[in-house]
């Protein structure tokens, strides 16, 4: 230098066709316990990497950039 892959809550990740962003731990709160841990609830917590386009509507399609995985070439 070319190619593919992947970036989504504080961690790990879904998200099927474009149509109101989720689970699971983790915090915080309430039940339960003599208490604590488990174990129900319930709350909070997102510029969907960043920039543009299409389109009524984009986490998702398109092009571009950034970071990160892997592959291939070429030069010496």
């Nucleotide at each position: 230098g070319c190619c593919u892959c992947c970036a989504u809550a504080g961690c790990u990740c879904a998200g099927c066709u474009g149509g109101u962003a989720g689970a699971g731990c983790a915090u915080u709160c309430c039940a339960c316990u003599c208490g604590u841990a488990a174990u129900g609830g319930a709350a909070a917590g997102g510029u969907c990497a960043c920039c543009g386009g299409u389109u009524c509507a984009a986490a998702u399609c398109c092009g571009g950039u950034u970071g990160g995985a892997g592959g291939c070439u070429c030069c010496a």
Molecule: transfer RNA
Organism: Nesterenkonia massiliensis